[in-house]
RNA sequence: CUCAUCGAGACCAGCCGAGGGAAAGGCCCGACGACGCUGGGGCAACCGCUGCCGACAAGGCGGAAUGGUGCCAACUCCUGCGCAGCCCAUUUCUGCGAAAGAUGAG
Numbered sequence: 001c002u003c004a005u006c007g008a009g010a011c012c013a014g015c016c017g018a019g020g021g022a023a024a025g026g027c028c029c030g031a032c033g034a035c036g037c038u039g040g041g042g043c044a045a046c047c048g049c050u051g052c053c054g055a056c057a058a059g060g061c062g063g064a065a066u067g068g069u070g071c072c073a074a075c076u077c078c079u080g081c082g083c084a085g086c087c088c089a090u091u092u093c094u095g096c097g098a099a100a101g102a103u104g105a106g
Stems, first nucleotide, its partner, number of pairs: 001106006011040005019029003024079003041072003046068002049063005076100001081097005
C1' cells in the first nucleotide's frame, strides 16, 4: 500500500501498584487493585488442515481445533466529517457512508 472483517463470543490465579479505555470531547473502568506482566483456562475460525459442489480453476457450502496469529468491560464504549429520513427550522433521534483505528492475509 491492497483486500476482507469489526452489533456475536470468551475468566481465574499470582506479581506489581496508579492510572487506564489510540488521539480530542464525553461517558466509563480503577486501592473491593484497574492498566500491565506471568501461568493456566476459554472464545472465535483470518491463515494453514480437511469433506462436498465446481473444471484439478475462480468461487460456494460445511467440518475439526494438533499448527501460525488474534481476542476474552462497555457496538471499534459513544461522538467528531458527509448525505438522507423526521421537523417551519435548529438541536436531539434514526439510517447509510466516509475518515481514523484494530485484526488477519498478501